Predicted 3D model of a 688-nucleotide part of an RNA (large-subunit ribosomal RNA, domain II) from a Patescibacteria group bacterium.
Lineage of the source: Bacteria > Bacteria candidate phyla.
Its Rfam family is "Bacterial large subunit ribosomal RNA".
The RNAcentral record of the full RNA draws on ENA.
The coordinates come from a structure-prediction model, not an experiment, and the mean pLDDT is 84.
Context: one part of a larger RNA
RNA sequence: GCCAGUGAGUUUUUGUUAUUUUCUAGUCUAAGUGAGUAAAUCUCACGUAGGCGUAGUGAAAGCGAGCCCUAAUCGGGCGAUAAGAAGAUAACAGAAGACCCGAAACCAGGUGAGCUAACCAUGACCAGGGUGAAUGUUGGAGAGAUCUAACAGGAGGCCCGAACUCGUGUCCGCAGCAAUGGGCUGAGAUGAGUUGUGGUUAGGGGUGACAUGCCCAACGAACUUGGAGAUAGCUGGUUCUCCCUGAAAUAUAUCUAGGUAUAGCCUUAAUAAUUACGCAGUGGGGGUAGAGCACUGAAUGGUCUCUGGUGGCGCAAGUCAUCAGGAUCAAUCAAACUCCGAAUACCAUUGUAUUAUUAUAUUAAGAGUCAGUCCUGCGGCGCUAAGGUCGUGGGUCGAGAGGGAAACAACCCAGACUCCCGUUUAAGGUCUCUAAAUUCAAGCUAAGUUGUUAAGAAAGUUAUGAUCCUUUGACACCUAGGAGGUUGGCUUAGAAGCAGCCAUCCUUUAAAGAAAGCGUAACAGCUCACUAGUCGAUUUUGGAUUGUAGCGUCGAAAAUGAUCGAGGAUUAAGCUUGAUACCGACGACGGAGAUUUCAUAUUUAUAUGGAGUAGUAAGGGAGCGUUCUGUACGCCUUGAAGCUGAACUGUAAAGUUUGGUGGAGUAUACAGAAGUGAGAAUGCUGGC
Numbered sequence: 001g002c003c004a005g006u007g008a009g010u011u012u013u014u015g016u017u018a019u020u021u022u023c024u025a026g027u028c029u030a031a032g033u034g035a036g037u038a039a040a041u042c043u044c045a046c047g048u049a050g051g052c053g054u055a056g057u058g059a060a061a062g063c064g065a066g067c068c069c070u071a072a073u074c075g076g077g078c079g080a081u082a083a084g085a086a087g088a089u090a091a092c093a094g095a096a097g098a099c100c101c102g103a104a105a106c107c108a109g110g111u112g113a114g115c116u117a118a119c120c121a122u123g124a125c126c127a128g129g130g131u132g133a134a135u136g137u138u139g140g141a142g143a144g145a146u147c148u149a150a151c152a153g154g155a156g157g158c159c160c161g162a163a164c165u166c167g168u169g170u171c172c173g174c175a176g177c178a179a180u181g182g183g184c185u186g187a188g189a190u191g192a193g194u195u196g197u198g199g200u201u202a203g204g205g206g207u208g209a210c211a212u213g214c215c216c217a218a219c220g221a222a223c224u225u226g227g228a229g230a231u232a233g234c235u236g237g238u239u240c241u242c243c244c245u246g247a248a249a250u251a252u253a254u255c256u257a258g259g260u261a262u263a264g265c266c267u268u269a270a271u272a273a274u275u276a277c278g279c280a281g282u283g284g285g286g287g288u289a290g291a292g293c294a295c296u297g298a299a300u301g302g303u304c305u306c307u308g309g310u311g312g313c314g315c316a317a318g319u320c321a322u323c324a325g326g327a328u329c330a331a332u333c334a335a336a337c338u339c340c341g342a343a344u345a346c347c348a349u350u351g352u353a354u355u356a357u358u359a360u361a362u363u364a365a366g367a368g369u370c371a372g373u374c375c376u377g378c379g380g381c382g383c384u385a386a387g388g389u390c391g392u393g394g395g396u397c398g399a400g401a402g403g404g405a406a407a408c409a410a411c412c413c414a415g416a417c418u419c420c421c422g423u424u425u426a427a428g429g430u431c432u433c434u435a436a437a438u439u440c441a442a443g444c445u446a447a448g449u450u451g452u453u454a455a456g457a458a459a460g461u462u463a464u465g466a467u468c469c470u471u472u473g474a475c476a477c478c479u480a481g482g483a484g485g486u487u488g489g490c491u492u493a494g495a496a497g498c499a500g501c502c503a504u505c506c507u508u509u510a511a512a513g514a515a516a517g518c519g520u521a522a523c524a525g526c527u528c529a530c531u532a533g534u535c536g537a538u539u540u541u542g543g544a545u546u547g548u549a550g551c552g553u554c555g556a557a558a559a560u561g562a563u564c565g566a567g568g569a570u571u572a573a574g575c576u577u578g579a580u581a582c583c584g585a586c587g588a589c590g591g592a593g594a595u596u597u598c599a600u601a602u603u604u605a606u607a608u609g610g611a612g613u614a615g616u617a618a619g620g621g622a623g624c625g626u627u628c629u630g631u632a633c634g635c636c637u638u639g640a641a642g643c644u645g646a647a648c649u650g651u652a653a654a655g656u657u658u659g660g661u662g663g664a665g666u667a668u669a670c671a672g673a674a675g676u677g678a679g680a681a682u683g684c685u686g687g688c
């Protein structure tokens, strides 16, 4: 991992509600007793103690369809005008282990020092080599103490190094040889050494050269048995079928925030009013959007022979600057400003359409929900960031399948009872993949734009304006001129149109600046402005400048190979506008069938008609199957159950028949009772 078996809302009791049974102003027995039977936790009978009900009220005495409050109520509070009691079944709640499995822990009694820690008693062990302390002896020196040399001597938590003990570094090993090992390398090795045997210390404790170490292979408190099915607002799991309805992720409170209670929203039953929903009319309140500056504040520029402060100048008068305030003019801003002020929304009322199977309300019973999500309108926070976060109105998903968006919970279309090789549409599409137009009409685009974004940039191109020039010749090219006073004055080494300063006139002209550039040391030289010539624009043409609009261009950088879903597409298969066809969904319509509910008719299960039948949590309804019991009635050695193959039947759970196997029990109907249905729980047991 697979297969088989096993595995979770039970039982007792007390209540509440619904349905139902018996009796009924009553109803029921409890403990217990007797009888019956082979027996029993059985059956029948007795047993009226007591319970609940038939009357309430008051603290009570008490009174009583009334009572109490009071001195007393013409007032107020609680009552009266009548249905219960005891069973059965179901659902739910309380008490119990209370649907099942699951802690870490807590407490009590015991068992452990054969592992290991320390200690006690008694034994055992440490190859070999080195070093050479004290001390002694002899010689020498010395008055001596003592010193000195040699020779002896053999100290030490001394040195090297086996056994032994330990475990430094590294490699291997990692389901191992081994639940801590092996190789190489290493530390100690006469000592605080190592070790055998016997003994002592025990868990709120011991032991500890203290590491939270060790106390029998997991020790911040051993193991074991019990309390014990501890508790678990937490995680996981919770077993057959079909049908009807169908949520919530909010408010308030909470030692509360992943829990719970009440309300909201769902289900079931009963009851009741034109009760509810839409639209229209009428009547309301409002202070949002907008707007405004009349208040409160913010804020800009003027004006003033306004007020105050500071500074400069001035002998002073005064004047200038600046700051704060005031008045006034103009133009502004505001969620916590308002002289104003909508649309919606909301409330009330009247009328009315539709639904009508009450959608509304009330009562009773059962819930689940309290982590929501994205899109969109209006807002707060944030960076007018977030697939961000918090509100509010709407929608989707959640709990919603189908078609479209290549793929894609939350976008667009549309709400799936079943079937149909019937019809027709929505969104979206119609060159091929791929169902349907290589459809029609008119434009645009040349960028494969389409098929990535902005500020910004540009003789892209199309359309449409404005101003102006133009056969008295525009615009562009080309040819020629572009002069004289003059090298203007100043400055300067120089300054001659062209370093800089000042001025910028006059003349000749068709025209020509005291010069718009290049250039020279300064001149020179080359252009320009300006003029003429040449050329000749299909006169409503050409040109110059400028504006607006459409579609395009650049701006445009990402990590393995590119790409619009792909192929491929250019008067389109791109974009804009218009038109007609067609395709396209589980939509709509048609046909057949099932089922729920309502109405009508018969007649008690049918017909006709209407409306339905997506669905998680959850509520409700109807069934299938398993084991056992009772009653009835069957089958079976001419082959029961079980196992296994096939066919058939039923909307499903399931059922029937038959072949094989098997070899002795077993089905059906109606009732009753449950150890009653497995695929999941890192479930449990077994097999492979």
Stems, first nucleotide, its partner, number of pairs: 001688006011096013026052003032046005056063002066078004099237002102234001106227006117201009126191001128160003131156001135152007164188003169184004203219001205215003240623006250263005264369002266366007275359001276355001278352007290340001291338002296334003300330005306325008372397001374395008402413003417593004422589003428583003431567003437580001439579006450569001456554002460551010478533004483507003488502003513528001516527003594613009624677001626674007634666002642661008